This is a predicted structure of a 345-nucleotide part of an RNA (small-subunit ribosomal RNA, central domain) from uncultured Thermus sp. Lineage of the source: Bacteria > Thermotogati > Thermales > Thermaceae > Thermus. The coordinates come from a structure-prediction model, not an experiment, and the mean pLDDT is 89. Its Rfam family is "Bacterial small subunit ribosomal RNA".
[in-house]
Context: one part of a larger RNA
RNA sequence: CUGGGCGUAAAGGGCGUGUAGGCGGCUUGGGGCGUCCCAUGUGAAAGGGCCACGGCUCAACCGUGGAGGAGCGUGGGAUACGCUCAGGCUAGACGGUGGGAGAGGGGUGGUGGAAUUCCCGGAGUAGCGGUGAAAUGCGCAGAUACCGGGAGGAACGCCGAUGGCGAAGGCAGCCACCUGGCUCACAUGUGACGCUGAGGCGCGAAAGCGUGGGGAGCAAACCGGAUUAGAUACCCGGGUAGUCCACGCCCUAAACGAUGCGCGCUAGGUCUCUGGGUUAUCUGGGGGCCGAAGCCAACGCGUUAAGCGCGCCGCCUGGGGAGUACGGCCGCAAGGCUGAAACUC
Numbered sequence: 001c002u003g004g005g006c007g008u009a010a011a012g013g014g015c016g017u018g019u020a021g022g023c024g025g026c027u028u029g030g031g032g033c034g035u036c037c038c039a040u041g042u043g044a045a046a047g048g049g050c051c052a053c054g055g056c057u058c059a060a061c062c063g064u065g066g067a068g069g070a071g072c073g074u075g076g077g078a079u080a081c082g083c084u085c086a087g088g089c090u091a092g093a094c095g096g097u098g099g100g101a102g103a104g105g106g107g108u109g110g111u112g113g114a115a116u117u118c119c120c121g122g123a124g125u126a127g128c129g130g131u132g133a134a135a136u137g138c139g140c141a142g143a144u145a146c147c148g149g150g151a152g153g154a155a156c157g158c159c160g161a162u163g164g165c166g167a168a169g170g171c172a173g174c175c176a177c178c179u180g181g182c183u184c185a186c187a188u189g190u191g192a193c194g195c196u197g198a199g200g201c202g203c204g205a206a207a208g209c210g211u212g213g214g215g216a217g218c219a220a221a222c223c224g225g226a227u228u229a230g231a232u233a234c235c236c237g238g239g240u241a242g243u244c245c246a247c248g249c250c251c252u253a254a255a256c257g258a259u260g261c262g263c264g265c266u267a268g269g270u271c272u273c274u275g276g277g278u279u280a281u282c283u284g285g286g287g288g289c290c291g292a293a294g295c296c297a298a299c300g301c302g303u304u305a306a307g308c309g310c311g312c313c314g315c316c317u318g319g320g321g322a323g324u325a326c327g328g329c330c331g332c333a334a335g336g337c338u339g340a341a342a343c344u345c
Base pairs, nucleotide, nucleotide: 003317004316005315006314007299008298012313014203015202016201017200021196022195023194025089026088027087028086029085030084031083033082034081035078036077037076038075039074040073041072042071050066051065052064053063054062055061092193093190094189095188096186097185098184099183100182104179105178107177108176109175110174111173112156117151118150119149120148121147122146127138128137164171165170208249209248210247211246212245213244217243218242222238223237224236225235260312261311262310263309264308265307268290269289270288271287272286273285274284275283276282294301295300318345319344320343327338328337329336330335
């Protein structure tokens, strides 16, 4: 530089925002940079390729002649497409007005009930607990079971869904306040203002880290009891980090739909959430299933495409070595990001 690819074979960046860049709707005119045409100059010879003829007995080899030739310069011309300048448009995009749904986010602040644990009181007695069976453990210093009161932390049963919202991670008791996005109707405004997006920046479950707080339940590590040949496990009794809060880090994942984003096009049926409505076999947005055409190695996908196309980004290129080493950057650390080779099959 180029081909073919990326649901499951290697391959979609965890997600967004956006810089450069790439790409860009309908229409009129100017320019004529790209683009195309004509003429002309150049494109040395040898060599290679092509054509004709010729020389070695043929050929290889060689000779003579010819055609052709990208690119570049100059002059002239064309203007569909791309570009550019100027003008117009409304189908893209955005705004306006009026509605709607929702566990979307945040910060608080408040508030509710159930349950576990602990403490106090009452009442009460010989066990409770636990398992496949047991034991460790708890209990006559009065446990378990029952009633009343109190403390504290964490999580929110029913509603609840095959449901909703969010870009992803993710989001659920209730109320208030602050705030993002989505969608429908009207067709009222702007007039291409658009799509994508290398870097950058931001967000990013859990675990983990720092400082301080908190600690009910659960529970790595750890200690016991069992089991077993052993049992550094599975089961049982305990139990510390942690799980929770504030602030600051970490930046990973089967971060999955293992499916990048946007737009257009290509039968339907059915269920569901939520708008509009003239209630129609209606119309819009989302969530599922089944399927036309088509696609696919198959499985399957199929208007929520993995179909048919266009634009832009990311990524793959046999297995192991290896997501390792080295270097660089980041991090308090743990480690993360980038990411080889020898060798080997």